[in-house]
Predicted 3D model of a 1518-nucleotide RNA (small-subunit ribosomal RNA) from uncultured spirochete. RNAcentral holds the sequence, with entries from ENA and SILVA. Model confidence (mean pLDDT): 82 of 100. NCBI's taxonomy places the organism under Bacteria, Pseudomonadati, Spirochaetota, Spirochaetia, Spirochaetales.
RNA sequence: CCCUUAGAGUUUGAUCCUGGCUCAGAACGAACGCUGGCGGCGCGUUUUAAGCAUGCAAGUCGAGCGGCAAGCAUUCUUCGGAAUGCCUAAAGCGGCGAACGGGUGAGUAACACGUAGGUGAUCUGUCCUUCGGGUUGGGGAUAGCCUGUGGAAACAUGGGGUAAUACCGAAUGCGUCCCGCACACUGUGGUGAGCGGGGCAAAGGUCCUUCGGGGCCGCCUGAGGAUGAGCCUGCGGCUCAUUAGCUGGUUGGUAGGGUAAGAGCCUACCAAGGCGACGAUGAGUAGCCGGCCUGAGAGGGUGAUCGGCCACACUGGGACUGAGAUACGGCCCAGACUCCUACGGGAGGCAGCAGCUAAGAAUCUUCCGCAAUGGGCGAAAGCCUGACGGAGCGACGCCGCGUGGGUGAAGAAGGCCUAACGGUUGUAAAGCCCUUUUCUGCGUGAGGAAUAACCACAGGAGGCAAUGCCUGUGGGAUGACGGUAGCGCAGGAAUAAGCCCCGGCCAAUUACGUGCCAGCAGCCGCGGUAACACGUAUGGGGCGAGCGUUGUUCGGAAUUAUUGGGCGUAAAGGGCGCGCAGGCGGCCACGUAAGCCUGGUGUGUAAGACCGCAGCUCAACUGCGGGGUUGCGCUGGGAACUGUGUGGCUGGAGUUCAGGAGGGGAAGCUGGAAUUCCUGGUGUAGGGGUGAAAUCUGUAGAUAUCAGGAAGAACAUCGGCGGCGAAGGCGAGCUUCUGGCCUUGAACUGACGCUGAGGCGCGAAAGCGUGGGGAGCAAACAGGAUUAGAUACCCUGGUAGUCCACGCCGUAAACGAUGUGCACUAGGUGUUGGUCCGCUACAGGAUCAGUGCCGUAGCUAACGCGUUAAGUGCACCGCCUGGGGAGUAUGCUCGCAAGGGUGAAACUCAAAGGAAUUGACGGGGGCCCGCACAAGCGGUGGAGCAUGUGGUUUAAUUCGAUGAUACGCGAGAAACCUUACCAGGGCUUGACAUAUACCUGAUGCGCGGUGGAGACACCGCUUCCCUUCGGGGCAGGUAUACAGGUGCUGCAUGGCUGUCGUCAGCUCGUGCCGUGAGGUGUUGGGUUAAGUCCCGCAACGAGCGCAACCCCUACUGUCUGUUACCAGCAUUUCGGAUGGGGACUCAGGCAGAACUGCCGGUGACAAACCGGAGGAAGGUGGGGAUGAGGUCAAGUCAUCAUGGCCCUUAUGUCCUGGGCUACACACGUGCUACAAUGGCCGGUACAAAGCGAAGCGAAACCGCGAGGUGAAGCAAAUCGCAAAAAACCGGUCUCAGUUCGGAUUGGAGUCUGAAACUCGACUCCAUGAAGGUGGAAUCGCUAGUAAUCGCACAUCAGCAUGGUGCGGUGAAUACGUUCCCGGGCCUUGUACACACCGCCCGUCACACCACCCGAGUCGGGGGUACCCGAAGUCGCUAGUCCAACCAGCAAUGGAGGACGGCGCCGAAGGUAUGCCUGGUAAGGGGGGUGAAGUCGUAACAAGGUAACCGUAAAGGGC
Repeated sequence: CCCUUAGAGUUUGAUCCUGGCUCAGAACGAACGCUGGCGGCGCGUUUUAAGCAUGCAAGUCGAGCGGCAAGCAUUCUUCGGAAUGCCUAAAGCGGCGAACGGGUGAGUAACACGUAGGUGAUCUGUCCUUCGGGUUGGGGAUAGCCUGUGGAAACAUGGGGUAAUACCGAAUGCGUCCCGCACACUGUGGUGAGCGGGGCAAAGGUCCUUCGGGGCCGCCUGAGGAUGAGCCUGCGGCUCAUUAGCUGGUUGGUAGGGUAAGAGCCUACCAAGGCGACGAUGAGUAGCCGGCCUGAGAGGGUGAUCGGCCACACUGGGACUGAGAUACGGCCCAGACUCCUACGGGAGGCAGCAGCUAAGAAUCUUCCGCAAUGGGCGAAAGCCUGACGGAGCGACGCCGCGUGGGUGAAGAAGGCCUAACGGUUGUAAAGCCCUUUUCUGCGUGAGGAAUAACCACAGGAGGCAAUGCCUGUGGGAUGACGGUAGCGCAGGAAUAAGCCCCGGCCAAUUACGUGCCAGCAGCCGCGGUAACACGUAUGGGGCGAGCGUUGUUCGGAAUUAUUGGGCGUAAAGGGCGCGCAGGCGGCCACGUAAGCCUGGUGUGUAAGACCGCAGCUCAACUGCGGGGUUGCGCUGGGAACUGUGUGGCUGGAGUUCAGGAGGGGAAGCUGGAAUUCCUGGUGUAGGGGUGAAAUCUGUAGAUAUCAGGAAGAACAUCGGCGGCGAAGGCGAGCUUCUGGCCUUGAACUGACGCUGAGGCGCGAAAGCGUGGGGAGCAAACAGGAUUAGAUACCCUGGUAGUCCACGCCGUAAACGAUGUGCACUAGGUGUUGGUCCGCUACAGGAUCAGUGCCGUAGCUAACGCGUUAAGUGCACCGCCUGGGGAGUAUGCUCGCAAGGGUGAAACUCAAAGGAAUUGACGGGGGCCCGCACAAGCGGUGGAGCAUGUGGUUUAAUUCGAUGAUACGCGAGAAACCUUACCAGGGCUUGACAUAUACCUGAUGCGCGGUGGAGACACCGCUUCCCUUCGGGGCAGGUAUACAGGUGCUGCAUGGCUGUCGUCAGCUCGUGCCGUGAGGUGUUGGGUUAAGUCCCGCAACGAGCGCAACCCCUACUGUCUGUUACCAGCAUUUCGGAUGGGGACUCAGGCAGAACUGCCGGUGACAAACCGGAGGAAGGUGGGGAUGAGGUCAAGUCAUCAUGGCCCUUAUGUCCUGGGCUACACACGUGCUACAAUGGCCGGUACAAAGCGAAGCGAAACCGCGAGGUGAAGCAAAUCGCAAAAAACCGGUCUCAGUUCGGAUUGGAGUCUGAAACUCGACUCCAUGAAGGUGGAAUCGCUAGUAAUCGCACAUCAGCAUGGUGCGGUGAAUACGUUCCCGGGCCUUGUACACACCGCCCGUCACACCACCCGAGUCGGGGGUACCCGAAGUCGCUAGUCCAACCAGCAAUGGAGGACGGCGCCGAAGGUAUGCCUGGUAAGGGGGGUGAAGUCGUAACAAGGUAACCGUAAAGGGC
């Protein structure tokens, strides 16, 4: 100075944590979908270093040289032309350039790159620049050209002659290089100075000239600078150890060669080295950086465009030229490919700019110009320049602008929603007023251009002068873009808006359609008839010429944690020790300065980024300035800390001496109890075993018992959260050998320490090898049981094994699931072994080392840990990074084997987990209750019948109810009706309601007739009300809205109801505890029918429930007495009948009474319980009503109501008939029985509660009877139904299918009703079935109850074995809570929460997916050995040839060179071999996923045999 940290969704019923997945952000050389007005600035084959048609991309210099077509001029001409001069083109010799610029990223893990250095080990043409010296004098060739030859071509070649700034000698040498000698400084071959010897140059051109020469450009030789390059070095930046060993020129030396230069760079010889866990070698991947993206940063990712470096130029190899190349648009060779060919041979290299083909999701014009900038050549003009400047295409990106502004409410129309009032789209539109950026047309029109040549002027250096040179000023040609930017005028809102989203995250909703379909989805998840999640519409939200999607990167992710994580239980401590390397390390002093701190300095290119200023109207973009660039180097200073050196110390560590405890280890010896076996004795029928049995054993004598003997294994009691050991582990006694530990006090050593990757050793059980041993036990195995099965659990046997010796194995839930060491941080209380103090002794105190429990602070997600840390720190090691796949595959390694160690990926899931909470559940525990069991009584299940249901049948047998909690239920009455069902026949504003309009005046009641099954249709008679005369009421008809629906959805609902359950529970406020879910209260001790009450308690209170208040009943008092009653009095027909009475009964009011109040005991001084008294009643007296919060998507759309859907001449409505009453069968609920506690007959008693006017119906009479006739009384304490029955008394029957039982059937009747055929009830006569007490199983009931007996009522014309009530008679039993069922409270476990009817495992079958193995087969890569060996460098040779130089008169020779030949090396190729890697593959293997498949039930509860770990063995389903 700049900048500066955000979270959310998803595991659960809920919570906290761990942990993964996903989202919101930014970015892009992008692509795709929909859409698209303009401009500026950028960017544009990321794939195939695949192949390329065509054009262009490197030339220039005549002021280096010879030479010259065309053209112009002159001359000559035989008019064909020739000659000369000027001027040049092409080609050639020569010079410079072509090594730059441009492209690409294949290769490369390397001094390739970055950064900082070194070069005393080097080179550097030209341009730029500084300073010297020189440029003398000769020679011989060769292209072009002329003329031949070969060839299709490319091209090759012979002869002749020619020039140079081409080439070659000679001279000179400021100087430079080499050799030798010797000096100084210095940093190895550096610099300076000296002596001697040797080597080394050159080219001219042009202009001016006073012809002497001079200027300019060159040339040669030097010394420097600058620039560029080579080489070397420190440091830095990828992955894999499932790559651990690599290396023969390899490492070093000597000598030589080679290079511009150091070097095994190369060669010969010598030595045996060099590299590597600080990761060599190998494999994979990759150009590196400035930067770019992201990020708070640290980091992570990336290396397009721009800039620096490197590498490459079809693939591989090679050199030449040159200052520079091992050369993109040069050469040679080999290979592949393409093209030409006359088949003999040739040509080519877009990873330059355009462009083409192919590939791909995908990336442009075969454009203009050298006007600018830059480059090459040239003295210059100039030429060349696909570098570059521009334009074109592409919304590919960034930035800017626009698509109009104002006004405008009748809140228009239309759309959408609506409860139909309205709301919304919405000032939005239209309309009116305005503007013109943009657009169209016309016109005008910059800047980019600086200056070069040249001209003029001024100044300057030098020179005798001229030309010239240097500096400055003024003038001075040239524009691809392009008539562009800009500006002006005119016209006219005119030319210009889309995309995505709207369940949560995440901003923004309604309707319709669809109906787990179609579809959506980034995650969670939506869709199965009311979808804010799909599709469409309306509305809204977001962004906007764009918007979404996909892909990729960073972020969020502290989810690899340096900043900044963890490992008891979530993933994670190595099984344990010893210990090399490494890391870390006590106290004091002095030194040093590597680390460290600090000052200065060099570098850290530019661009970019940041800040400031400025230029395009703004911005993007661009320019200028500044700061920064955390790094590296050099240098000065400091000395606390670390390191290091030296010297010392004793506290860490250790040694010796003295004590101590111990199942520490190894070997040997010994002992008793028990078990089994053997022998013998006694003895007799069983024994053994189990849930019960059986296999087994025993009369050939078992078991039992006694005695004796044998064998092997293990060591009861002591024995203990006691001891020892590093861990595994160690237990009879004694002896020997041996390790460690503890304590005290002295002496000694003097940091010798801690940890510890690799390594080495130890290491339970099982298992393996060899040899022994073998009592008991006991995998496998056999048998017996159990079971649906039972290859198990149980039983009887039984082999390996268990034991010993030696050797392997090397794993365990090897656990404290807690690495080792050191230090610090409250305590209390046990215990083991020491020491000290104290003491008669015990107790006690102090301390050290162990081992437990509780607990403070602190920590922890919680549980918990807590001086034995999971607290606070330090040191070192090991390990973790979602679940599954999988500790699997593969590779390597160890093992005799079994197997161990190391250890992935594809694919798949949105979780998997930890702790704790609340429930629920348990074949967990504790306490308690209930007709729950038990104890009893009576039933059901068997029979017949009634009734309901299922099923079946049917035209229909309407519908609903379905474990408990449906089934004598809805239905408290199906012959018609009911009725909803079926068949047939009718109606269509309708059987019923409301409204409007029009028409009619009736409708209706009553009567009659015809047709018809009837509904209905038609006909006849009779007949309106009010009125202000407008009309209204009412009714009918027509029309329109609508009615109607027992049609669907009880899983859209209200209401009502069932059930748990009349069970004792369910909650709240405040407080407190907990991070939180939540807990506490409500738990605990008692007690109760009860969360009833008492006590205690971080709780204190409260609400809904319980109880009570209400009703009936039981007792009493009092009041009132009619229809009830009648004691006393009177009357009497003898009946409370009458008078009367108000006593009693009874009825109706009001009141009282019962409260654990009293006594005793128990209990905690409580609550309460037990017993007793009194009392009609005693501990809620009995009964009823009353049903908390919730559960079962329980039941009901068919009581009713109701959303939505559906039907509308029918799914509505009316009618006739039928059906709901069917009948092989199955079940539920009942009735009647099976008889003698009974049946039958006769006689005789005693209720309560009800009902009655379309009713109850007396007496009397008739009928055997049902009933009929009859009519009194009664709207009822009055009259009636009404007889109560069982009971009691008497008689009869005598155990039988009966004098039981009454079904069934025949006949005859009665009653109700239009109507009893389908299909009523009852009566009489006759008939007389099954049935003799009911299998498994199952129901009700605890007292006025069960059982039994009848009575009444509702419904109802009639119909009751059902329902609801009423009274009569009236029991038995309850020891008790083990068990079954249900429930309550506490606790425990849990993998359950749809909550055990839960969850869940494995095989098999089917489908799909990825993977592993695999006989083989097809490629790719690199290695080694050998063969062949191109081009070419180097070396050798001297066959052929040769102008310059030398010698020589010459011939010729020499020197040297070229070609040839030979050799080393050597690319491609070939052979062999093994290695790495990929594709494909018959078949084999496991894994994952998938809808309701099969078999079992392994796990979760004590999961029904506790589970799990290691190990071994085995079979079954198939």